[in-house]
RNA sequence: CCGUGCUAGGCGGGGCGUUAGCGGUGCCCUGACUCCUUCGGGACGACCCUCAAUCCGCUACAGAGGGGCUGAAGGUCCGGCAAGGGCGUUCCGCAUUGGAAUUGCCUGUCGUUCUGCGCGGCGUUGAGGGCUGGGCCCUUGGCAACGUGACACCGUGAACCUGGUCAGGUCGGAAACGAAGCAGCCAUAAGCGUUAACGUCACGGGUGCCAAGACCCGUCCAGCCUGAGCCGUAGCGACGAUGGGCCUCUGGUUCGGCCGUUCGACCCGGACGCACGG
Numbered sequence: 001c002c003g004u005g006c007u008a009g010g011c012g013g014g015g016c017g018u019u020a021g022c023g024g025u026g027c028c029c030u031g032a033c034u035c036c037u038u039c040g041g042g043a044c045g046a047c048c049c050u051c052a053a054u055c056c057g058c059u060a061c062a063g064a065g066g067g068g069c070u071g072a073a074g075g076u077c078c079g080g081c082a083a084g085g086g087c088g089u090u091c092c093g094c095a096u097u098g099g100a101a102u103u104g105c106c107u108g109u110c111g112u113u114c115u116g117c118g119c120g121g122c123g124u125u126g127a128g129g130g131c132u133g134g135g136c137c138c139u140u141g142g143c144a145a146c147g148u149g150a151c152a153c154c155g156u157g158a159a160c161c162u163g164g165u166c167a168g169g170u171c172g173g174a175a176a177c178g179a180a181g182c183a184g185c186c187a188u189a190a191g192c193g194u195u196a197a198c199g200u201c202a203c204g205g206g207u208g209c210c211a212a213g214a215c216c217c218g219u220c221c222a223g224c225c226u227g228a229g230c231c232g233u234a235g236c237g238a239c240g241a242u243g244g245g246c247c248u249c250u251g252g253u254u255c256g257g258c259c260g261u262u263c264g265a266c267c268c269g270g271a272c273g274c275a276c277g278g
Base pairs, nucleotide, nucleotide: 001278002277003276004275005274006273009070010069011068012030013029014028015027016026020059021058022057023056024055034043035042036041047067048066049065050064051063075272076271077270078269079268080267084263085262086261087260088259091257092256093255095253096252097251098250099249100248104246105245106244107243108242109241110240111239113238114237116236117235118233119232120231121230122229128226129225130224131223132222133221134220135219136218138213139212140211141210142209143208144207146204147203148202149201150200151199152195154193155192156191162187163186164185165184170179171178172177
């Protein structure tokens, strides 16, 4: 080195999660075999059955049971490269959130502000201002009006339930006479009417006038002088106040990048049984 027969073992691996820990089921990465291809690539996902996330099976020999295949390289160990995952964190970026500061920018709301622009109204048939006088407001007095209350004379005025007189009639009585009493008449109450009288007196106050005082700030009216502005504004602008957003500073959280560390598939390199025969 070749051949035969065996054995240990193998029939995917890894990260995360879970667990005291291991393996599996779970999620993710990788990709043997096979298939398709327009040749760029794409699909499937590692022998079969049973078990399984409040899970299944185990304990450093750390999936178990059954069947099948393979078996010294397609296996095992070491090293390298490296897809990907975990952890950490200076820095950078995106997003989100808290605080501070500020008025550089944008924007909302408000204003006893400005009166610049715009718009509207008034104005040489006189805006605004000045002077004088008067009114409006207040106090006192007077007058008037109004309202409320009270007050006089005359007339009229009662079927019965007011008075007087009471014909007739009624009642009592032998009679004289007596009693009640309707109508009528007279008088009167309430009420009504006329007149005095648009009366008198008292009281009242968002009444008017007059006089005096006070006020004399404001406003209105009148007169005189001056001569072009005055007023309003849901618009624009300025200013001020107060919010929001961006910018600035700073803190937290999440995600991504860089970096460090750790595990690490595929791939590459090296090493690694027994017996017999040649």